RNA sequence: AGAAGAGUAGCCAAGGCGCGUUAAGUGUUGCGAAACGGGACGUUGUUCGCAAACGAAAGGGAAAUCCCCUGCGGUGCCGCGGCGCGUCCGCUCG
Numbered sequence: 001a002g003a004a005g006a007g008u009a010g011c012c013a014a015g016g017c018g019c020g021u022u023a024a025g026u027g028u029u030g031c032g033a034a035a036c037g038g039g040a041c042g043u044u045g046u047u048c049g050c051a052a053a054c055g056a057a058a059g060g061g062a063a064a065u066c067c068c069c070u071g072c073g074g075u076g077c078c079g080c081g082g083c084g085c086g087u088c089c090g091c092u093c094g
Stems, first nucleotide, its partner, number of pairs: 004092002010083003015078004019073003028052007038089005058070004
C1' cells in the first nucleotide's frame, strides 16, 4: 500500500418492575435549543423547552374510598437478544 474488523446517538424487542384508566402519559404540528463512532464535512435519527390542536376501554372480585384479578394505553424505567454512519483520516488485526 491493500484486505478484514471494532466502536456513537439511537431503533426493535423476550422478560421484569411500575404509572394511568377521577386521563397523566403517548402520538401530531409549529418555533427554539442541545447532544450525537477519536477528528472533519454531512446524513439519518434522538432528546429538551414553549405554544397549539386532537384525544381514550373498561370489566369482574372483595373484608367495599383501601385492596386483588383480567384487560386497555401507539404508557414510564431496566434491557436477554438483534440491528446501528456516507466520504476521508484515525484505531485494531495479519
This is a predicted structure of a 94-nucleotide RNA (THF (Tetrahydrofolate) riboswitch aptamer). The model forms 93% of the base pairs in the Rfam consensus. Its Rfam family is "THF (Tetrahydrofolate) riboswitch aptamer". Rfam 15.1 lists 747 matches to the family in 747 species. From the family's description: Tetrahydrofolate (THF) riboswitch was first reported for Ames et al. as an RNA motif in 5' untranslated (5'-UTR)regions of folate transport and biosynthesis genes in Firmicutes genomes.